About this RNA: Predicted 3D model of a 450-nucleotide part of an RNA (small-subunit ribosomal RNA, 3' major domain) from Raphanus sativus var. raphanistroides. It matches the Rfam family "Bacterial small subunit ribosomal RNA". Its family is annotated with structural constituent of ribosome and ribosome in the Gene Ontology. The coordinates come from a structure-prediction model, not an experiment, and the mean pLDDT is 82.
Context: one part of a larger RNA
Order: sequence, then C1' cells, then structure tokens
RNA sequence: UGACGGGGGCCCGCACAAGCGGUGGAGCAUGUGGUUUAAUUUGAUGCAAAGCGAAGAACCUUACCAGGGCUUGACAUGCCGUGAAUCCUCUUGAAAGAGAGGGGUGCCUUCGGGAACGCGGACACAGGUGGUGCAUGGCUGUCGUCAGCUCGUGCCGUAAGGUGUUGGGUUAAGUCCCGCAACGAGCGCAACCCUCGUGUUUAGUUGCCACCGUUGAGUUUGGAACCCUGAACAGACUGCCGGUGAUAAGCCGGAGGAAGGUGAGGAUGACGUCAAGUCAUCAUGCCCCUUAUGCCCUGGGCGACACACGUGCUACAAUGGCCGGGACAAAGGGUCGCGAUCCCGCGAGGGUGAGCUAACUCCAAAAACCCGUCCUCAGUCAUGAAGCCGGAAUCGCUAGUAAUCGCCGGUCAGCCAUACGACGGUGAAUUCGUUCCCGGGCCUUGUACA
Repeated sequence: UGACGGGGGCCCGCACAAGCGGUGGAGCAUGUGGUUUAAUUUGAUGCAAAGCGAAGAACCUUACCAGGGCUUGACAUGCCGUGAAUCCUCUUGAAAGAGAGGGGUGCCUUCGGGAACGCGGACACAGGUGGUGCAUGGCUGUCGUCAGCUCGUGCCGUAAGGUGUUGGGUUAAGUCCCGCAACGAGCGCAACCCUCGUGUUUAGUUGCCACCGUUGAGUUUGGAACCCUGAACAGACUGCCGGUGAUAAGCCGGAGGAAGGUGAGGAUGACGUCAAGUCAUCAUGCCCCUUAUGCCCUGGGCGACACACGUGCUACAAUGGCCGGGACAAAGGGUCGCGAUCCCGCGAGGGUGAGCUAACUCCAAAAACCCGUCCUCAGUCAUGAAGCCGGAAUCGCUAGUAAUCGCCGGUCAGCCAUACGACGGUGAAUUCGUUCCCGGGCCUUGUACA
C1' cells in the first nucleotide's frame, strides 16, 4: 500500500421488510447430468452452464457410427499432354463411384497459338469442425451503469509511498459547494444520440373530413379545419415564489405547465478482476494426420431411458367452463410471395383464383371484455390420465410495473416454437423502516496474510 475480520462509523441496491404472482408436488415441452449405445458429434458447469452456441437435426445441415468408394484430391496456384464445353445411351451399384459407346464443334487469332471448360500425368502442394482458449488476436460474459481509476508539476517521507482523491455539507454520481500544501488535468459520471409524452410551422396521397350515391365494396366531386403521417423548430433550466441551509451547493413546499427537479425507456460499460468463455464464426503460433485424423455416398445416430437437476407450457375450476351474438389495438410481413370471394371436407386442407411490388391489397379472426342460454358441487367442467393449489427450500417485480390477454416477426420447403425477439389491450397491491440475510461504495481500526 492492499486484502481480510462472526471490528467500528456513514451510505446505497427488489438486499431485507411490506405486498402481488410464481418455482419446488401433477401431465407435457425443452436443455443438462447419468446410464445405455456401433454412434448416441461437440462446446458451455456456482452467481456469470443447463428453451445456452442452435434465428428452426427426416436427407442436407452433421462435426458422430456402420458399410461402399476416391487419392494432386470437393476447393486454390503453377507445369506437361489431350479434347472445346454442354449433351445422349448402355452395364454394374443402395448411391457415390467404376466401366463402355455415340453425337458434336462454338469465340479470338499475327494461323504459331490463346481464353473459358473437361479429362489424364508427375510434383510442389491442397485439406483437417484434429490438439492446445494455460502460446494468441478479435469478440463476449461478470463485478457493474457500481462511482470509481489515474496522471503532470509542487510539497512531505531515507524509502516503499503519501498528499491531491482526506475533512464539513450535498447528490443518482470523485455531482456540486466550502475548507485545506496543494494547483491543475485525463479516463469514467452527466450532457450531446434514438424512441415516447405537448405545441407551432410546413407538406397533403394511397391516409383524414364533407356532399351525392349504394344491400355492400366502391366510384365521382369538393376541402386542408380535425385525425394521421414525416420533416424542421419550440419546450424543462431549480427558470419563478415562499421556507430551510453557512449569504453556498442543495433540500422541502407552491405557482404556471402536456411534462418538474435525471420527465419515462433505450443505446452508451472507466482502470481492472476471474490464466472467466470461445482454436467449432473468423484469424493465428506450435504440435499432429497425409491411399487418412482429408474427400464423396447410402443407411443409422444427434430424438435412446431404471433415474437426478434446470427452464417453461397447461391445469387442478364457478372471479369458472361450453355455446350464440356484439365491440375496441399496436407493431410487423408478403411477388419462386400474401392470397380475398365462392364450392367441397367434421377438420388439417383441396379446387377456384379477384386484389396487392402495398398508408391502396392480403395475412387478419384480435383475445381477454360486454349481453344472453346451460352447468350449481355433480368427477359436472372434460373422451380419458395424473392433478383438488404443492415439504424443506427458492425466484421475479416499485407503475402503465407485476399479473393477465391476444397479435406479429426472424430462422424456415415443412416443423416438433409451449422457445426467442418485438407489439399493443385490461391493469393492481405494498414500501413502517434499515435491526437482520446478500452484494457494493467511502472513512477508520487490528493483523504473525501478500
């Protein structure tokens, strides 16, 4: 100087407490361990592995296994020979591959040849998802969006080092104020960026409004007010008032305001820690394989199943379930596509094929919700199974949040999506407080630890 303490002081965080809903019990989905297997490819393993790499394993993917094949190779550059290439047929075969036959010449040309492509040959070489993430780059997780981490000059100390960065207040913040042998500065904080919330200006088509008209969709005409769309600007700064404070920084209350003290959310992650993760995205040192640890193909496996764990979905019902009727979103995607309408089918779907390269058309029905019928504790709901709210334990969440309800997208031929990423609808309860559990920050103290 650090680290540590079942030392002390101050402070913070859904850390506890106060609440709401879960997990742990059931069935199923999915990942992992284990076991099994010819193979069940592999990485990830407390938090920070386990619906993770994988935004989609029937073949392919695919790295694994069995069998069948190839050896300058599926791919690259260089040399020689030959034929343009593409194409067609036959045999064998599971295919890959191997063997045989046929047809057929194009482009440029200085007529030597050349370009592109195929086949054959020798050698340099190719190839490796083989090993090492404890040789590495790059990227990422984590402490942690925590408030810290340092430097120059000066001063103090023999030196390690200290000071500054400590102290008194204050803040979400090393944020700001005051003081001070310190004075300044850098990386972080904040702001600058994006989205949402208010208004103004501008621009009005495919959007909006009005008239006519229609069963309805629509068409026509007119408007720029409203809604909306998208661009520019305004707006919030403790700016104003009162109190408090040290006449400071600030804090409390109020006015005005769409919004008030960081308005809400996002992006943004300091010095460093964990020899953290990744050689299987990629790149790369070294080692290893080279008729195989490379390459092609068929089939299988990655989907096994006494069991254990994680993450989820659906439930156990009446604040409910079935049926009939009615209403209200946002954000997306679509031409090898989305597919209206009508017909067939119980249904998944099949036929037809209008419209749409989309503010025009389609996916598209929003669902919880409201009104009405039935069910009334009955194994009814629900054909049937477990299941009638789940032991010890444990998780998330402070507001348009939790809970609950549906909708869309990527990947994608299709899909094991209940996942993941977005979107809106309905919409709570509680926070006395900081004694305790966990994590963190600052000061101080002890230490036989570094």